[in-house]
RNA sequence: GCGGCGGUAGUUCAGUGGUAGAACGCUUCCUUGCCAAGGAAGAGGUCGCCGGUUCAAAUCCGGUCCGCCGCU
Numbered sequence: 001g002c003g004g005c006g007g008u009a010g011u012u013c014a015g016u017g018g019u020a021g022a023a024c025g026c027u028u029c030c031u032u033g034c035c036a037a038g039g040a041a042g043a044g045g046u047c048g049c050c051g052g053u054u055c056a057a058a059u060c061c062g063g064u065c066c067g068c069c070g071c072u
Stems, first nucleotide, its partner, number of pairs: 001071007010024004018055001026042005048064005
């Protein structure tokens, strides 16, 4: 330099055009003599960034940044 894959909640990940989700973690409450375990509720997101297409974009297109892998 070229190509492929990836970037979404604190963490690990799902979501392939129509309200952004799960698990774990976090907060509050219940249960218990206490802790753990269990149960209920809740908070937490400019979907890497910029632009385009569309009535509508995490999703499609272009550019760009970062990570991993391969090629030269």